Small-subunit ribosomal RNA from a marine metagenome, 1552 nucleotides, folded computationally.
């Protein structure tokens, strides 16, 4: 750093997916150690058991125990046991109380909170501080009580409750006392407003405690410091306007209360304020932060461990204690829930550490230990502590090491593959030689510990031993993306992150094998950043890709002209504090390295404070200009606006004339009107609407949008001149106003047109295009809506950047003596084409920029859902203006490019039409095809381009099919091995043959063998399957002119150019032109048994052409009596038509002989052949035309303009057609899908289709006569005179291996006779009978003869086929194939021998040029809706059911606070003797507040729902065909009707 995906391709725009890192992680597969760290992210859900906050006897009484002494008792031994009691001690002793401290720290969680919560950074002159320092000063007199222990008492139980008794560092009271507090006055300093500090001097108030081992500790007061906390402000801190307006303690002052302390904190009373588009208020998410991941960085996400703050501790509420809590392991209440209960009434709160159960994808031990660091008390020793050290689990994760190491080729065995040789696995194993790191055994053993003290732990090390010994998997291998083979599957199982892979040769499934990657891990999922400049600040955009509002005014708000001079906010630079630490980066160090961890340094703010600098921003001036803008004069052009009036023309209509049958409409009708007088035509008349010519890519307006003609009324613009203001400007969020057309309201008007409707046509339908009608509407006034392709798809304003040509309004200046018209220059404003430089994906845009730049505003963010739902504002309604999700796609999309295509255009051509001619199509028959039948009717070929096609020949064979009987190394090949004797023919037998029996019977040879056989292995064999796995060959387009390459220039690219233009051809044929120049394959031409000359032979012939190299090649070289050219090879042509030359047989026959007869003799002239060469080239003349190609006439000539006819088929389409000519890859069979036989099919017939042939008649049929050809074939043949038979054909064989002989009589035509228009003297189907030839055989299933018979049919609908001249049309010969036929076929071959062709309008079919395209499988494309079916998300509903904040009333716990307090009460006083007053406090009791709770209407969200709406999707339903080509009515916008549906119609209106 990029990459893969829209296209046939291409370039842009857009998305959507990959590589990369990361993580409290989870799943799959695998698992050796070890260090570091991390481990409930979900139910702030309940919670069993255990710990987790105590301590202090050096405050304090008492009890209990221990020890010591004393004495009784009793056991008995002097002594010693035991029991009880007393006194004084003692105590590392117990648990309980009363006091202290502490419990408010440490620990969890992250619900709540959008908030002075948090971060930063000030402020407190508006405050608090236990323990701890430090300085200072004090502790004097007394006093009453109570827990505890003890009696008793209630209750289950938790616990309460009564008497007595007793202590203090517990509690009271009085003194005392300042630098304490309060109050008021005055003085001095000094701030930052309010004040703040000192001093004097006055009045009121207010403190203590003691223990003790005599060392100490403690109490009380002021002042200070330290640390900690409270409050105040500035900044900063999420999403959402489909949340816009919210607030009654609300915001402010006076008084008062109240806090530790400012304040509406709280209460009276008074003002009526206060926040709010810079987003109040509400809703929804959420702890903040240090920082962590990611990214170059700006950013983006997140907020676990570690750290610092909050906030909460079952839920809600309260206040007590204290320094501090409204208090996680305190305490009242209320509620929910769990336990216990004797049913009266109690206890409980793991979001400490462990564990439980539940959720879930998913997160661990109910472990040691206070040794270390910390915390609490205590004077200390110490105790305590699930803070915390440690240990356990877990590849959660980051770091580290190991699973060996050198040698080892026969390249070993296996595996895999294979072209069968080989390759790979691969030095990889075996095998020698060696190390032991981890792990495993043994032994020694720290450091954390400063005097003791060690959980970790016999741990970390160290050392010794033995054994290669205990230790590799995961993923992936079509492309992004490193790595390929086999075989199994066969749109199947599957894969897939995009794209996309499987439909029998899958590198993409699964499986091996090999091979890539990582490696104690891999891989998958899933979240966050990247790539994504795909939200852009860095760093895009808007004409046609998504995006310019319809204009316009203007509010805040942004920006903002030249010049001075102060300021210093903004900026820019010193220094200062702050920015915890931990992280990060860099240096250095300690763990064997590293992770880790310690040390230093550096970085880190939109912050504070201070000192400075002023060029730009700014701010101040009753400051300056005058180019921006505005105003004031003087001109001007205009369909600018409003409002009044008035013209001609046309339509309609009404009346009257005149006139008759039609009009009127259309592609053609009809509906309609008109003999009741229409259309036409006169002439008058009503009424409405709307302005022809003028008229222009003219003119004015902001935009919609304005158009007879006059008048009033009015608003902007331009030009000029510079007087006058003096920045007064630009744009503009909300906001206001205006705004076609449709469309609504009311009221008028209504000629014309014209949705809707009707009603005629089309039409498969035709809610439509056409037509007749027609209603709202179209017009007027007053409102109203508020949108259109409202476009220039292009916001406003400014400055700046070559020009060229019109055009409109001005202006100066000049030409012609002057005016006027007029022209020319200059400049200013609008306005339109072209274009340079730039710019753009292109296309285009270019001084009217889409160009350089700047300043505002508006709008985009991938296609569909959708401009839709919801809600909310605006409309009388129609609607409008705001604006989403869920799903769903891999693409939608823009501008080019090349094809294809078109019911576009424009040039050409072709039997395409057309002008002819003759035919199919009807009718019998003949063949071939479906189809139907069948054991089988073997297979292929199915528009053109299958169908008298493969088959130029199916009775048996043939043949691929059936049905039967047979064979299994085979009916055919090869090859090894082993054996045999020939093998085969012949002849008998059985058999339908095949085949078996038997009998007979024998080859070549150089004597190895070869040839036959017969057994055994490899194979053979296959007309089995894929023409969609293939070669070859072929058919079509098309004998149409066309298809490319080079290297050059253009264009970012695909691609263009050449190949296009202008002529011109039959042609990309030539010819000129040109950024193109040359080539190729195609067009055209070039076209043949061998032949001249020479030698040499009598001659047929040789020779050349042989030889000696060499090549594919008689390709080249040498050499030679051969020299030369031709063909063959390369290279491409051939046959015919004229002449000539050369020959002269079997051919020919003029003249001469001869004769039935070119038969004979001669001859070579002549036809004929054979074989060569001439001729035909637009050459030659005229004319057009660029002077060129050419083209038109024209001579001459047998042919004249490629002379005619073949052969020849460019690049390519059609997966065209062929595995059954042949060849072959796979697959398949294998005693059978192979081979032999036999009989059967392939010929089967209600029927359709295609191609022949004979017809249907007189241009004819019969009958006699008579004439004239070509091309071909022949020894398994073709046969001739002759004789026989009516014939078909027989005997019989002359001739001929053929210019000679034979098939072979050509037939139509010619010359006669007949027939007379008829189902016939036509026409020959069909059937009976005889026969004839072929053949092994003629029934299924042969051709042909003769006699008899004698169908249909009287020229063929719709439609469609040939074919331009020796052509159609007609006539008949000939040959392949073949034993003989289906042949009426096919392939030649000649005879007679026509008509027409004005022309490209239209049908087809091609070529070119252009245009358009939403088509690229390319129009047989492509695509819309509707209905119908599945599925999947959303709306909407009658209800329904829950949350969530609040408002209103009730009710009102605890508790503070007020009041009262008759009951009650130690401590102070007083007074009196018994208690009583006094001060003072207490319970109770009343009020405010107050939480749950209930009531009642609202609001808001959320689920669910009968139906109900449209939407999305989904090989192969249904209806039609809207749209893309002039998409067959040109689409499309916006609005209004109507319609099953696309949609169709009326109005404006855009060109895209």
């Nucleotide at each position: 750093a990029g990459a893969g995906u829209u296209u046939g391709a291409u370039c842009c725009u857009g998305g959507c997916u990959c590589a990369g890192g990361a993580c409290g992680a989870a799943c799959g597969c695998u698992g050796g150690c070890g260090g570091u760290g991390c481990g409930c992210c979900u139910u702030a859900u309940g919670c069993a058991u255990g710990c987790a906050a105590g301590u202090c006897g050096a405050g304090c009484g008492a009890a209990g125990c221990u020890u010591u002494u004393c004495a009784g008792u009793a056991g008995u031994u002097u002594a010693c046991u035991a029991c009880a009691g007393a006194a004084a001690a003692u105590g590392a002793c117990u648990g309980a109380g009363c006091g202290g401290c502490g419990a408010a720290c440490g620990g969890g969680u992250g619900a709540g909170u959008a908030a002075c919560g948090c971060g930063u950074g000030a402020g407190c002159a508006a405050u608090c501080u236990a323990c701890c320092u430090u300085a200072g000063u004090u502790a004097c007199a007394g006093g009453g009580a109570u827990a505890g222990c003890c009696c008793g008492a209630g209750g289950a139980a938790a616990c309460u409750c009564g008497g007595a008794u007793u202590a203090a560092u517990a509690c009271c009271u009085g003194a005392u006392a300042u630098u304490c507090u309060u109050u008021a006055c005055a003085u001095u300093u000094c701030g930052c407003a309010u004040g703040a500090a000192a001093u004097c001097a006055a009045a009121a108030g207010g403190a203590a405690a003691g223990g003790u081992c005599a060392g100490c500790c403690g109490a009380a007061c002021u002042a200070a410091g330290a640390u900690g906390a409270g409050c105040u402000c500035g900044c900063g801190u999420u999403c959402u306007a489909u949340c816009a307006g919210c607030u009654a303690g609300u915001u402010g002052g006076u008084g008062a209360g109240g806090u530790a302390a400012a304040a509406g904190c709280u209460c009276a009373c008074c003002a009526a304020g206060g926040c709010a588009a810079c987003g109040a208020c509400g809703g929804a998410u959420a702890g903040c932060u240090g920082g962590u991941c990611u990214g170059a960085g700006a950013g983006g996400a997140c907020g676990a461990u570690c750290a610092g703050c909050c906030a909460c501790a079952c839920u809600g509420g309260g206040a007590c204690u204290g320094a501090g809590a409204c208090a996680c392991g305190g305490c009242c209440c209320a509620g929910a829930c769990u336990c216990c209960u004797a049913c009266g009434g109690g206890a409980g709160g793991c979001u400490g550490c462990a564990g439980c159960a539940g959720g879930g994808a998913a997160u661990a031990u109910u472990g040691c230990g206070c040794a270390a660091u910390g915390a609490g008390c205590g004077a200390a020793a110490g105790c305590u502590u699930g803070a915390c050290g440690c240990a356990g689990c877990g590849a959660c994760a980051c770091c580290g090491c190991g699973u060996g190491u050198g040698g080892g080729a026969u390249g070993a065995c296996g595996g895999a593959u294979c072209u069968a040789g080989g390759u790979u696995u691969g030095u990889a194993a075996a095998c020698c030689a060696c190390u032991u790191u981890c792990a495993g055994g043994a032994g020694g053993g720290a450091a954390g510990a400063a005097a003791a003290u060690g959980a970790c732990g016999g741990u970390a090390c160290c050392u010794c031993c033995a054994c290669a010994a205990g230790a590799a998997g995961c993923c992936c291998c079509g492309g992004c993306c490193a790595a390929c083979u086999a075989c199994g599957u066969g749109c199947c199982a599957g894969c897939a992150g995009c794209c996309g892979c499987g439909g029998u040769a899958a590198u993409a499934c699964g499986u091996a094998g090999g091979g890539g990657g990582c490696g104690a891990g891999c891989g998958u999922u899933g979240u966050c950043c990247g790539g994504a400049u795909u939200u852009a600040u860095u760093g895009g955009g808007c004409g046609u890709a998504a995006a310019g509002a319809g204009c316009u005014c203007g509010u805040a708000g942004g920006c903002g002209g030249u010049u001075c001079a102060a300021c210093a906010a903004g900026u820019c630079g010193g220094u200062c504090g702050u920015a915890a630490a931990a992280g990060u980066u860099c240096a250095g160090g300690g763990c064997u390295c590293a992770a880790c961890c310690c040390u230093g340094a550096a970085a880190u703010g939109u912050c504070g404070a201070u000192c400075g600098a002023u060029a730009c921003u700014g701010u101040u001036g009753u400051g300056a200009c005058u180019a921006g803008g505005a105003u004031a004069c003087g001109g001007u052009a205009g369909a600018g606006g409003u409002g009044a009036g008035u013209g001609g023309a046309a339509u309609u209509c009404c009346g009257a004339g005149u006139g008759u049958a039609g009009c009127g409409g259309u592609g053609a009708a009809a509906u309609g009107c008109g003999u009741a007088g229409a259309u036409a035509u006169u002439c008058g008349g009503a009424g409405g609407a709307a302005c022809a010519c003028c008229a222009a890519u003219u003119g004015c307006g902001a935009a919609g949008g304005c158009a007879g003609c006059u008048c009033a009324c009015u608003g902007g613009g331009c030009c000029g001149c510079u007087a006058u203001c003096g920045a007064c400007g630009c744009u503009g969020a909300g906001g206001a106003g205006c705004g076609a057309a449709a469309g609504c309201u009311a009221g008028g008007g209504g000629a014309g047109c014209a949705a809707a409707c009707a009603g005629g046509a089309u039409u498969a339908g035709a809610u439509a295009c056409c037509c007749u009608g027609g209603u709202a509407g179209u017009c007027c006034u007053a409102g109203c809506u508020g949108u259109a392709a409202a476009c220039g798809a292009u916001g406003g304003a400014u400055a700046c950047u070559a020009g060229a040509u019109g055009u409109a309004g001005g202006a100066a200046u000049u030409g012609g003596a002057u005016u006027g018209a007029c022209g020319a220059u200059u400049u200013c404003u609008g306005u339109a084409u072209c274009g340079u430089a730039g710019c753009u994906a292109a296309c285009g845009c270019g001084u009217u920029a889409a160009g350089u730049a700047u300043c505002c505003c508006g709008c985009c963010u991938g296609g569909g859902g959708a401009g839709u739902a919801c809600g909310g504002u605006c409309g009388c309604a129609a609607g409008a203006c705001u604006a989403a999700a869920a799903c769903u796609c891999a693409a939608a999309g823009g501008a080019a490019u090349u094809g294809a295509c078109g019911g576009g255009a424009c040039c050409c051509c072709g039997c395409a039409c057309a002008a002819g001619c003759g035919g199919c199509g009807g009718a019998g028959c003949a063949u071939g095809c479906g189809g139907c039948u069948u054991a089988a009717u073997u297979c292929g070929a199915u528009g053109a381009u299958a169908c008298c096609c493969g088959u130029a020949g199916a009775a048996c064979c043939u043949u691929a099919c059936c049905u039967g009987g047979a064979c299994u190394u085979g009916a055919c090949a090869u090859a090894u091995a082993g054996g045999g004797a020939a093998a085969a023919g012949u002849u008998a037998u059985a058999g339908a043959a095949a085949u078996a029996u038997a009998a007979u019977g024998u080859g070549c040879g150089u004597a190895a063998g070869c040839g036959c056989c017969c057994u055994a292995u490899a194979c053979a064999g296959g007309u089995g399957g894929u023409g969609c796995a293939u070669g070859g060959c072929u058919g079509u387009c098309g004998u149409c002119a066309g298809c490319u390459c080079g290297u050059g220039u253009c264009g970012u690219g695909a691609g263009a150019u050449g190949u296009u233009g202008g002529g011109u051809u039959a042609a990309g044929u030539c010819c000129c032109g040109c950024a193109a120049c040359g080539a190729g394959c195609g067009c055209a031409a070039c076209c043949c048994c061998u032949c001249g000359u020479g030698u040499c032979g009598u001659g047929a012939g040789a020779u050349g052409u042989u030889g000696g190299g060499u090549u594919a090649a008689g390709u080249c070289c040498c050499g030679c009596a051969a020299c030369g050219a031709g063909c063959g090879c390369a290279a491409c042509c051939c046959c015919u038509g004229u002449c000539c030359u050369a020959u002269g047989u079997u051919g020919c026959c003029a003249g001469c002989a001869u004769u039935u007869a070119g038969u004979u003799g001669g001859g070579g002239a002549c036809u004929c052949a054979u074989a060569g060469g001439a001729g035909a080239c637009u050459g030659c003349c005229g004319g057009u035309g660029a002077u060129a190609a050419a083209c038109c006439g024209g001579a001459g000539g047998a042919a004249g303009g490629u002379g005619g006819g073949g052969a020849c088929g460019a690049c390519g389409u059609c997966a065209a057609g062929u595995c059954a000519u042949c060849a072959u890859g796979c697959c398949c069979c294998u005693u059978a899908u192979g081979u032999c036989c036999a009989g059967g099919g392939c010929u089967g017939c209600a029927c359709g289709c295609a191609u022949g042939c004979u017809a249907c008649a007189a241009u004819g049929g019969c009958a006699a006569g008579u004439a004239c050809a070509a091309c071909g074939a022949g020894u398994c043949g073709c046969a001739a005179u002759a004789c026989c038979g009516c014939g078909a054909g027989g005997u019989g064989g002359a001739g001929c291996a053929a210019a000679u002989c034979u098939c072979u009589u050509a037939a139509a035509g010619c010359u006669u006779g007949u027939c007379u228009c008829a189902g016939u003297u036509c026409g020959g189907a069909u059937a009976g009978g005889a026969g004839u030839c072929u053949g092994c055989a003629a029934c299924u299933c042969g051709a042909c003869u003769c006699c008899u018979u004698g169908a249909a049919g009287u020229u063929g609908g719709a439609g469609u086929c040939g074919c331009u001249a020796g052509u159609a049309a007609u006539c008949g010969c000939a040959a392949a194939u073949c034993a003989g036929c289906a042949a009426a076929g096919u392939u030649g071959c000649g005879g007679u021998g026509a008509a027409u062709a004005c022309g490209u309008u239209c049908u087809c079919g091609g070529g070119g040029u252009u245009u358009g395209u939403a088509c690229a499988c390319a129009c047989c494309g492509c695509c819309c809706g509707u209905c119908a079916a599945g599925u999947c998300a959303c709306g909407g509903a009658a209800g329904u059911c829950g949350g969530c904040a609040a408002u209103a009333c009730c009710c009102g716990a605890a508790g503070c606070c007020a009041g009262u307090g008759g009951u009650c009460c130690a401590a102070c006083c007083c007074u009196u003797u018994u208690a009583g007053g006094g001060a003072g406090g207490a319970a109770g009791c009343u009020g405010u507040c107050g939480a749950a709770g209930g009531u009642a209407g609202g609001g808001u969200c959320g689920g669910u729902a009968a139906c109900u709406g449209g939407g999305a999707c989904u090989a192969a339903g249904u209806c039609g065909u809207a749209a893309c080509a002039a998409g067959g009515u040109a689409g499309c916008c916006g609005u209004a009707c109507g319609g099953g549906a696309a949609c169709g119609u009326g109005c404006g209106g855009c060109u895209g």
The RNAcentral record of the sequence draws on SILVA.